[in-house]
RNA sequence: AACUUAUCAAGAAAGGCUGAGGGAAUGGCCCGAAGAAGCCUUGACAACCUGCUCUGGUAACGCGUAAGCGAUGCCUGGGCAAGGUGCCAAUUCCAGUCCAUGUAUAAUGGGCAAGAUAAGUC
Repeated sequence: AACUUAUCAAGAAAGGCUGAGGGAAUGGCCCGAAGAAGCCUUGACAACCUGCUCUGGUAACGCGUAAGCGAUGCCUGGGCAAGGUGCCAAUUCCAGUCCAUGUAUAAUGGGCAAGAUAAGUC
């Protein structure tokens, strides 16, 4: 780089260095010398992976005459933590395309595409 799955209407900024861009791409619309991007420090947010714990289910195992009990794995749901990531303007800032409602190039809803993040695969 590619592929698979899940999520994307919530949430969360200060200081220092520096100095003109940034919001993926294109169009729009925004942010920006009252300081963009980047780097550093500190802090937060969130809870995908992870750890602990509780409820329910299930599988085989051990014990038991049996009812059942024990410990283990897996699955569902809840709680706590924050080790690995992520993230801290605007719904992923808005859109493209197909379908439905609609008089409609308005608007709304759903699917797909594109993108981001996580976990996994090769």
Molecule: SAM riboswitch aptamer (S box leader)
Organism: Chitinophagaceae bacterium